This is a predicted structure of a 72-nucleotide RNA (transfer RNA) from a marine sediment metagenome. RNAcentral holds the sequence, with entries from MGnify. The coordinates come from a structure-prediction model, not an experiment, and the mean pLDDT is 84. It matches the Rfam family "tRNA". Gene Ontology term of the family: triplet codon-amino acid adaptor activity. The family's RNA type in Rfam is transfer RNA. The literature on the family includes a 1997 paper in Nucleic Acids Res by Lowe and Eddy, "tRNAscan-SE: a program for improved detection of transfer RNA genes in genomic sequence".
RNA sequence: GGCAGGGUAGCUCAGAGGUGGAGCAGGGGUUUCAUAAGCCCUUGGUCGGCAGUUCGAUUCUGCCCCCUGCUA
Numbered sequence: 001g002g003c004a005g006g007g008u009a010g011c012u013c014a015g016a017g018g019u020g021g022a023g024c025a026g027g028g029g030u031u032u033c034a035u036a037a038g039c040c041c042u043u044g045g046u047c048g049g050c051a052g053u054u055c056g057a058u059u060c061u062g063c064c065c066c067c068u069g070c071u072a
Stems, first nucleotide, its partner, number of pairs: 001071007010024004018055001026042005048064005
């Protein structure tokens, strides 16, 4: 340099046009003599950046940035 995959919550990952979810973590409650575990509630997101298409973009398209793999 070429090709492919990926970038979404603090972490690991879903979601593939109609205003974003789970698990873990954090906070509160319940339970216990107490702690842990369990159960209930809850906080947390410019969806890598800039444009384009669209009534509407995390989702489709282009360019750029970053990560991983293959190849030269």